[in-house]
Small-subunit ribosomal RNA from an uncultured bacterium, 1376 nucleotides, folded computationally. Its Rfam family is "Bacterial small subunit ribosomal RNA". Its mean pLDDT, the model's own confidence on a scale to 100, is 83.

RNA sequence: AAUUCGCCCUUAGAGUUUGAUCCUGGCUCAGGAUGAACGCUGGCGGCGCGCCUAACACAUGCAAGUCGAACGAGCGAGAGAGAGCUUGCUUUCUCGAGCGAGUGGCGAACGGGUGAGUAACGCGUGAGGAACCUGCCUCAAAGAGGGGGACAACAGUUGGAAACGACUGCUAAUACCGCAUAAGCCCACGGCUCGGCAUCGAGCAGGGGGAAAAGGAGCAAUCCGCUUUGAGAUGGCCUCGCGUCCGAUUAGCUAGUUGGUGAGGUAAUGGCCCACCAAGGCGACGAUCGGUAGCCGGACUGAGAGGUUGAACGGCCACAUUGGGACUGAGACACGUCCCAGACUCCUACGGGAGGCAGCAGUGGGGAAUAUUGCACAAUGGGGGAAACCCUGAUGCAGCGACGCCGCGUGGAGGAAGAAGGUCUUCGGAUUGUAAACUCCUGUUGUUGGGGAAGAUAAUGACGGUACCCAACGAGGAAGUGACGGCUAACUACGUGCCAGCAGCCGCGGUAAAACGUAGGUCACAAGCGUUGUCCGGAAUUACUGGGUGUAAAGGGAGCGCAGGCGGGAAGACAAGUUGGAAGUGAAAUCUAUGGGCUCAACCCAUAAACUGCUUUCAAAACUGUUUUUCUUGAGUAGUGCAGAGGUAGGCGGAAUUCCCGGUGUAGCGGUGGAAUGCGUAGAUAUCACGAAGAACUCCGAUUGCGAAGGCAGCCUGCUAAGCUGCAACUGACAUUGAGGCUCGAAAGUGUGGGUAUCAAACAGGAUUAGAUACCCUGGUAGUCCACACGGUAAACGAUGAAUACUCGCUGUUUGCGAUAUACUGCAAGCGGCCAAGCGAAAGCGUUAAGUAUUCCACCUGGGGAGUACGCCGGCAACGGUGAAACUCAAAGGAAUUGACGGGGGCCCGCACAAGCGGAGGAACAUGUGGUUUAAUUCGAUGAUACGCGAGGAACCUUACCCGGGCUUAAAUUGCAGAUGAAUUACGGUGAAAGCCGUAAGCCGCAAGGCAUCUGUGAAGGUGCUGCAUGGUUGUCGUCAGCUCGUGCCGUGAGGUGUCGGCUUAAGUGCCAUAACGAGCGCAACCCUUGUGAUUAGUUGCUACGCAAGAGCACUCUAAUCAGACUGCCGUUGACAAAACGGAGGAAGGUGGGGACGACGUCAAAUCAUCAUGCCCUUUAUGACCUGGGCUACACACGUACUACAAUGGUCGUUAACAGAGGGAAGCAAUACCGCGAGGUGGAGCAAAACCCUAAAAACGGUCUCAGUUCAGAUUGUAGGCUGCAACUCGCCUACAUGAAGUUGGAAUUGCUAGUAAUCGCGGAUCAGCAUGCCGCGGUGAAUACGUUCCCGGGUCUUGUACUCACCGCCCGUCA
Repeated sequence: AAUUCGCCCUUAGAGUUUGAUCCUGGCUCAGGAUGAACGCUGGCGGCGCGCCUAACACAUGCAAGUCGAACGAGCGAGAGAGAGCUUGCUUUCUCGAGCGAGUGGCGAACGGGUGAGUAACGCGUGAGGAACCUGCCUCAAAGAGGGGGACAACAGUUGGAAACGACUGCUAAUACCGCAUAAGCCCACGGCUCGGCAUCGAGCAGGGGGAAAAGGAGCAAUCCGCUUUGAGAUGGCCUCGCGUCCGAUUAGCUAGUUGGUGAGGUAAUGGCCCACCAAGGCGACGAUCGGUAGCCGGACUGAGAGGUUGAACGGCCACAUUGGGACUGAGACACGUCCCAGACUCCUACGGGAGGCAGCAGUGGGGAAUAUUGCACAAUGGGGGAAACCCUGAUGCAGCGACGCCGCGUGGAGGAAGAAGGUCUUCGGAUUGUAAACUCCUGUUGUUGGGGAAGAUAAUGACGGUACCCAACGAGGAAGUGACGGCUAACUACGUGCCAGCAGCCGCGGUAAAACGUAGGUCACAAGCGUUGUCCGGAAUUACUGGGUGUAAAGGGAGCGCAGGCGGGAAGACAAGUUGGAAGUGAAAUCUAUGGGCUCAACCCAUAAACUGCUUUCAAAACUGUUUUUCUUGAGUAGUGCAGAGGUAGGCGGAAUUCCCGGUGUAGCGGUGGAAUGCGUAGAUAUCACGAAGAACUCCGAUUGCGAAGGCAGCCUGCUAAGCUGCAACUGACAUUGAGGCUCGAAAGUGUGGGUAUCAAACAGGAUUAGAUACCCUGGUAGUCCACACGGUAAACGAUGAAUACUCGCUGUUUGCGAUAUACUGCAAGCGGCCAAGCGAAAGCGUUAAGUAUUCCACCUGGGGAGUACGCCGGCAACGGUGAAACUCAAAGGAAUUGACGGGGGCCCGCACAAGCGGAGGAACAUGUGGUUUAAUUCGAUGAUACGCGAGGAACCUUACCCGGGCUUAAAUUGCAGAUGAAUUACGGUGAAAGCCGUAAGCCGCAAGGCAUCUGUGAAGGUGCUGCAUGGUUGUCGUCAGCUCGUGCCGUGAGGUGUCGGCUUAAGUGCCAUAACGAGCGCAACCCUUGUGAUUAGUUGCUACGCAAGAGCACUCUAAUCAGACUGCCGUUGACAAAACGGAGGAAGGUGGGGACGACGUCAAAUCAUCAUGCCCUUUAUGACCUGGGCUACACACGUACUACAAUGGUCGUUAACAGAGGGAAGCAAUACCGCGAGGUGGAGCAAAACCCUAAAAACGGUCUCAGUUCAGAUUGUAGGCUGCAACUCGCCUACAUGAAGUUGGAAUUGCUAGUAAUCGCGGAUCAGCAUGCCGCGGUGAAUACGUUCCCGGGUCUUGUACUCACCGCCCGUCA
């Protein structure tokens, strides 16, 4: 020193695309800053800052004067002397401080303001001037002799309104002008000596020419001035290197332009200007043009690199109403100078004049917006002066403004009855809250009084009786703003009801809003807080530090190649880049560090560091560079061999197609999903033979080959290009990339001329369809083909730029090489597949990289607008290239995941279809619904999953609805307080009833109290709303086989795996396999019932005993416990499995039949009217009571049933034919009697294996004989019965009579797989009465299933997706 490790410093993110995820990517927020403004609020002090807009216009005052020691007048306080005299007046002379217009000197070019212009040597930085100037100042040298003539002032005249002049006359100077002098100076000349950097510079001596002056003050010394020269300092001027905004939709610009010679001009160089000559100069390293802008030190931000900015302070520049010019001067082309022109303003006697706040104040105007017409020269500085001093809106101070930064305060301690009030409440309480009150203190600040600075080295203080100090008083005078859904700290109530409104982004608000408004509470900051604007940050979102381009935006269509960039090995030289040392500079202020001063801080002072830069110089020589020499491995050349649809020109070939001619032959052909248009008896299609034409090349033929890409395919020939290859002869880095440029460039298209067989845009016809300007069919023109031009684009794709090097492997294939070579092995160049590391958001890529690196080019920066508009370029045109903005959105997008969906695929299941049987849809009636009607026809249910549903039974009641009547602590629950004394009973009136009115009798208990009524209070009631605020319950998918979890594993993640695959099952049932192993909810089983048997037990059951009694329990039966069935056994198949098939045995065989049982979830499914319940609403009514009515209406439509349409039937009769399951006391009711019957009378028995309610179809016999009937029974009439206060609206039943529709039902549709369908009756609940409904029961008792193509529903695997509210999705266009 390097490496590794450790330590230290710096570096912060969040919301929003999705059902969820990862990524890309934009939008938004949190931070800091500000010459700010606005809203609300406002106690004090210090230090700063204060027209960013109209470089708009300005009233008024001030901002530059000073010197009498440069000069001559004038005025003149005062003093002295004199005269006149009226003795305090006038006047004369002399002196005279001071003031002072004018002449003269210096200053006025500084200081102060502003940023319009300027893209420039303007500024910054660093150099140069041998091409220059410099008043006042400093140092040095030399000098000042002698003259002259004027002009102001002043006086007079005169013009003008004024401003301002004109003429005549007088006068001074440090004003002006000659002459003399000349060390030095200047000019020209030649000579000499040195020096340098090209033009040149310095010095020495020479003679020739030229150019100076002024005095003032002082008693004086002396001082201040003056002239000339040299040097310095200061200030300026000029030149140069480098740096200094945007636009190429600005690409060419330039005529004094570029240079030369010579004059002119300047302090000085120079086309600065002029004459002549030459034809140059600038530009892709961005000229010219257009836009914008004062530049810098610095300021803000940032970790930094950067980005933005240029207020205040400091440096430079430019400007001064606009434009131009000049004088004076050391210095100006001059803010408070002059002249001219323009605009504007003012005065005017209309002739003519005056003015310039971007100085300080101030005014108007503009604007969101920015201050006093203040004090002082006391300090610092400036001008003049010898000085005193004068001037100074520079400056120092004060005033106004929370505009900013900093500091302080608005009190401190104690204080729980956790006061009152407020708010919330689950009514218990919680919170405001030690907060207040109250007690004890303190005095920062405040008020009053007193003292009182520094700033000032002698005097002099605007600030200012200021800062500061002391004392007294007394908690007294001093808190707001914003927010509270997430980001983002902080939550409740009420109001509102997609309204009003909020919002930075996401978004909130449609009746329970933590998001609007208000209140209480809370949070944050605090004399401020919030909003708005702007800048930086976050943004790695322009990426130098520090990004990307296969699919997210992004690789040029391809090649060649100028400029440019970058470039192999070795040696030497140089030193441009590079590195190190030194020197100069990098103004001050600022920043940083340290120390110090204001009580602290802000602020100020001092010191140090820093200012990362530029210049000069010395050194080094590794790397880059330049140069010299050299090398062969990069690259190329020549020769060898090889493969190939490489290109181009010419020729040849056969099959097919169409057409023409002829032959055979006859009625169709053709076409389609099916047809039609079309062709055909004038002979098609078919078939045979000859002929013509054009276009394309079957098989071979592929993960093949060739080419830069586009692209290239019959065969032969000519010409020609590229590649690979062994050898290593030659050159010697000649390489690579490549902006512009040039060339090539599919198809379609364009021009001219040919050609035209097929096919075929446009077009025509036929179909399809709601339409069909399409898909299908019949025809058919450009075109398709050739030649020559143009055009220049494609999903021109590997969506992957070119080149070089490196980085595990396996495998196929093409061509070649080596080994004798078919095997085998190795190598090279290609074309493919799979994978490792690595990369990647993932999918994937992976020696043919999307890996690791280097070089160069092209391109990207949210979506839309838009590859559009305008401009320019190209083109015959079509069109191509280049290529925006306004506006608008918060996303757009990529990859992958879970679902859902598909007129995608595979497998499987289900009365899903099919095979059957019976229905419904047609009729009448019953019942429910819709609709309509109504005073009311109460309400709900309304695809499947509402509609004989809630309702398992509306005459009153029910009842919720309507009309009418009456009640108001109430119909019911009742607490407390007060009053009364009853309670209660009986009766009358009125009334439809409820109710109202009235009469009579009338307290109990020892007490506490009880009971009732009334009043008050606390509270009731509601079938009122919201099932979209809820609980509970229920339906449905679906008795479908699924739905999940733990751990592990895989994935960045959402997620996946398990749960998939094979076989199997009714089943995610089981077996096997397996990065999964297990488990849970479901399935199954356990439960009930039924089918067989056994055991036990027998009363009311049963009966072998002739009946009865009795007895018995074998049988039937009853009801308890068991047994039995498990693919257990055998065989076959299967994978040695699970299991399937067949069989035996058995009452029963593969879950034996049936039931109960319903996973995670879906449908904001149904129900606030079963019940419960939050919120809202109502309280002499939306509550409660009563009478009557309604829920029963009826042009109609639909659902569900019943009865039928008949002979497998109807009807009559006979036979005590044969059940099961239930019910029965306000009940079931027998025998018996009456009635045609419904029923009645009467009542044995029975709280039930006991008594009662109980079969029909069936069977047997007669009759009817195919009809609207001896079918069917609606409707209607009459007469009855029953229940019940009551059958009118509005019950059921009976008898007699009446005898409607209906003769098997259109489209479409439903149930059922065995004791099932169909058919027959019986019972029960509800119930006074009322069933064709519902729930059950048994009797009789079938047919069919080949099978899974199709319809419907479901399960599973897979695939696509722009869907996820999930296809009833999403979405495009048009119209409104």